Predicted 3D model of a 95-nucleotide RNA (THF (Tetrahydrofolate) riboswitch aptamer). Rfam family: THF (Tetrahydrofolate) riboswitch aptamer. Rfam describes the family as follows. Tetrahydrofolate (THF) riboswitch was first reported for Ames et al. as an RNA motif in 5' untranslated (5'-UTR)regions of folate transport and biosynthesis genes in Firmicutes genomes. The sequence was found by an Rfam model in a public genome assembly. The prediction has a mean pLDDT of 80. Of the family's consensus pairs, 94% are formed in the model.

RNA sequence: AGCAGAGUAGCCCGAAAGCGUUAAGUGUCUUAAAAUGGGAUGUUGUUUAAGAACGAAAGCGUUAUGCGUUGCGGUUUGAGGGCGCGUCCGUUGCU
Numbered sequence: 001a002g003c004a005g006a007g008u009a010g011c012c013c014g015a016a017a018g019c020g021u022u023a024a025g026u027g028u029c030u031u032a033a034a035a036u037g038g039g040a041u042g043u044u045g046u047u048u049a050a051g052a053a054c055g056a057a058a059g060c061g062u063u064a065u066g067c068g069u070u071g072c073g074g075u076u077u078g079a080g081g082g083c084g085c086g087u088c089c090g091u092u093g094c095u
Base pairs, nucleotide, nucleotide: 001095002094003093004092005091010083011082012081013080016077017076018075019073020072021071028052029051030050031049032048033047034046038089039088040087041086042085058070059069060068061067062066
């Protein structure tokens, strides 16, 4: 120097355990901020905060403001599995 590769944020599936069903959560929109391969930069994407609009599936048993159970929620966490940086530099292997 050439060629090939690894790794982020995070995304998908998901055993299991919870929460809600007296509606939180999820999803949508606006604004601001933050983190984002080892370094720099940056976008998609992600997260956080504030605000706005919208909005739901309950049933059964029982000793009944409870407990158990079957559902439901674009619900939370999540063993495990799959996927996963544009440019420059670095890094690993080969020549």